RNA sequence: CCCUUAGUUGUGCUUAAUUCCCUUUAUAAAAGGAAAGGGGAACGGGGGAACCAAGGUCCGUUGGGGCGAAUCCCGCAACCGCGGGUAGGGCCAUCUUCCGGCCCAAGUCCGUCAGCUAACCUCGUAAGCGUGGGAAGGGGGGAUGG
Numbered sequence: 001c002c003c004u005u006a007g008u009u010g011u012g013c014u015u016a017a018u019u020c021c022c023u024u025u026a027u028a029a030a031a032g033g034a035a036a037g038g039g040g041a042a043c044g045g046g047g048g049a050a051c052c053a054a055g056g057u058c059c060g061u062u063g064g065g066g067c068g069a070a071u072c073c074c075g076c077a078a079c080c081g082c083g084g085g086u087a088g089g090g091c092c093a094u095c096u097u098c099c100g101g102c103c104c105a106a107g108u109c110c111g112u113c114a115g116c117u118a119a120c121c122u123c124g125u126a127a128g129c130g131u132g133g134g135a136a137g138g139g140g141g142g143a144u145g146g
Stems, first nucleotide, its partner, number of pairs: 011130004018041008042125006052115001063113001064110004072085005088104005095137005
């Protein structure tokens, strides 16, 4: 000097996935922190009236629905899967606009059942990562000095 791994701290990103309090446990003790359990706030999802919507007939049949930005199309393969595009979505470090650029476009759950939906009921708070280009305008905050 370079590479790799691990830990800690600061800061930022996807996402609802954040924060506070109490109790207990382990540690020689204290403080602090950690783990487990419980509770509050906050954020997010589902179920659930009236009204509204739906509710006609025949045929066919491969039921239907939720979370999520993640839907659809074409080609190859013809088992897995691969390539391209796309509805839609994210990032480039206060906010807005414009230009430019880089990405994602998955997965999974319910179990024959659910439209909307006040009251009410109920569930989740995980997981995974490292961007920092340009221009214009506006607003707010902090520090120092007077």